A computed fold for a 72-nucleotide RNA from a bacterium, annotated as transfer RNA. The sequence was found in a public genome assembly.
RNA sequence: UCGGGAGUAGCUCAGUGGUAGAGCGUUCGGCUGUUAACCGAAAUGUCGCGGGUUCGAUCCCCGCCUCCCGAG
Numbered sequence: 001u002c003g004g005g006a007g008u009a010g011c012u013c014a015g016u017g018g019u020a021g022a023g024c025g026u027u028c029g030g031c032u033g034u035u036a037a038c039c040g041a042a043a044u045g046u047c048g049c050g051g052g053u054u055c056g057a058u059c060c061c062c063g064c065c066u067c068c069c070g071a072g
Stems, first nucleotide, its partner, number of pairs: 001071007010024004018055001026042005048064005
């Protein structure tokens, strides 16, 4: 320098055009002699950044940034 992949909640990841979810974790409550487990509830996102297409973008297109793999 070129090609491919990835970037979404604190963590691991889903979500292939119609107002973003799960598990784990966290907080509060219940239960218990206490803890754990279990049960109930709650909070959380500039969807990496900027632009474009579209009535509408996490999703399609372009550029950039970071990480991983490969080629030279």
Source information:
The coordinates come from a structure-prediction model, not an experiment, and the mean pLDDT is 80.